[in-house]
Overview
RNAcentral holds the full RNA, with entries from ENA, Greengenes and SILVA. Small-subunit ribosomal RNA, central domain from an uncultured bacterium, 348 nucleotides, folded computationally.
Context: one part of a larger RNA
RNA sequence: CUGGGCGUAAAGCGCGCGUAGGCGGCGGUACAAGUUGGUUGUGAAAGCCCGGGGCUCAACCCCGGAUGUGCGUCCAAAACUGUAUUGCUUGAGGCCGAGAGAGGGUGGCGGAAUUCCCAGUGUAGAGGUGAAAUUCGUAGAUAUUGGGAAGAACACCAGUGGCGAAGGCGGCCACCUGGCUCGGAACUGACGCUGAGGCGCGAAAGCGUGGGGAGCAAACAGGAUUAGAUACCCUGGUAGUCCACGCCGUAAACGAUGAGCGCUAGAUGUCGGGGAGUAUUCUCUUCGGUGUCGCAGCUAACGCAUUAAGCGCUCCGCCUGGGGAGUACGGUCGCAAGAUUAAAACUC
Numbered sequence: 001c002u003g004g005g006c007g008u009a010a011a012g013c014g015c016g017c018g019u020a021g022g023c024g025g026c027g028g029u030a031c032a033a034g035u036u037g038g039u040u041g042u043g044a045a046a047g048c049c050c051g052g053g054g055c056u057c058a059a060c061c062c063c064g065g066a067u068g069u070g071c072g073u074c075c076a077a078a079a080c081u082g083u084a085u086u087g088c089u090u091g092a093g094g095c096c097g098a099g100a101g102a103g104g105g106u107g108g109c110g111g112a113a114u115u116c117c118c119a120g121u122g123u124a125g126a127g128g129u130g131a132a133a134u135u136c137g138u139a140g141a142u143a144u145u146g147g148g149a150a151g152a153a154c155a156c157c158a159g160u161g162g163c164g165a166a167g168g169c170g171g172c173c174a175c176c177u178g179g180c181u182c183g184g185a186a187c188u189g190a191c192g193c194u195g196a197g198g199c200g201c202g203a204a205a206g207c208g209u210g211g212g213g214a215g216c217a218a219a220c221a222g223g224a225u226u227a228g229a230u231a232c233c234c235u236g237g238u239a240g241u242c243c244a245c246g247c248c249g250u251a252a253a254c255g256a257u258g259a260g261c262g263c264u265a266g267a268u269g270u271c272g273g274g275g276a277g278u279a280u281u282c283u284c285u286u287c288g289g290u291g292u293c294g295c296a297g298c299u300a301a302c303g304c305a306u307u308a309a310g311c312g313c314u315c316c317g318c319c320u321g322g323g324g325a326g327u328a329c330g331g332u333c334g335c336a337a338g339a340u341u342a343a344a345a346c347u348c
Stems, first nucleotide, its partner, number of pairs: 003320004007302002012316001014201004021194003025088007033081002035077004040072003049065006091191001092188002095184005103177007110154001114150008125136002162169002206247006215241002220236004258315006266293012297304002321348003330341004
């Protein structure tokens, strides 16, 4: 420099914001950098190629021609790219009016359950298992009634449902706050897409400081099981799980499917909005979201199929036989755990 690829074979960064860069809607005018045609100069000789000639042939040598895809100069063209300027509204955004929602943050409130404490009733068991035992209980347990305390999670509603960029989000109320959709149209006028670096967000576990600790529960202890049982089962039980602040930055962070735009049969369910038909319920239609099936097409097959894995365009990321190895060394980050970047020898 280039080929083929990335749902499951190696391969889409966990997700977003955005810098440089790359790419970019419809028309007018100008320029002529890219682009195109031509002129002219240069592109040494030798060599290669073509024609001819000289050594008896050939190698070799000599003469002529062609070529040298490039670069410079000047002239010309103006479709495309570019630059400048001007206009447009379809892309993008804004405005007004509605709407749905577990979207985020803070504070408050509620009931059920659980455990513990106090008191009443009450008596010999309770608990647990495949069966047991450890365990609890005559110092009165379990059960039941009343009272109190605490922490965590919010049954039904609940959905194949909704919201969010992803991680994720579920009792109720208030306040603060992000995004989305529909309808209208008199606004701006390409303001756009992607995005190397960078910055931010980022489940669980884990770490630091301080709090909290009901239930659950790594580790740990005991009881069983077993040939053994560092397990599965049982009785206990500490970190942790919860809160505040600060770290960590990973995951089967999955749709194992990057983002944006255009085009390409249908059928049917569902969520939110608009319109129409006498209409809260039914039907039709339209916009946006989310599912199932299915044609063309694609695919190694499975399958995907207007939410594409189809047909195209733009930009980014990534792959290049298995093991060694996501390891070593070095760098960066981290309190640490470790994360990230990332080889080679050797071997099949």